[in-house]
């Protein structure tokens, strides 16, 4: 060079039009004499980035850029 796959929180990972699950890791808080365990609660308002279609895009569509595989 062609072609497939993928890209979600600190990790991992679900979701394929209608306000992003879940564990795992931090931080607080309850309890504890003090921890540990266990429990509640926070942790993604730019879903890699821009465009476009939609009333509405994480989800569909071009383009870019990343990571894998295959052929050549």
């Nucleotide at each position: 060079g062609g072609c497939c796959a993928g890209g979600u929180a600190g990790c991992c990972a679900a979701g394929u039009g209608g306000u992003a699950a879940g564990g795992c890791g931090u931080c607080u808080c309850u309890c504890u004499g003090c921890a540990a365990a266990a429990g509640a609660g926070a942790u993604a308002u730019u879903c890699a980035g821009g465009a476009g279609u939609u009333c509405g895009a994480u989800u569909c569509u071009c383009c870019u850029c990343c990571u894998g595989g295959c052929c050549u």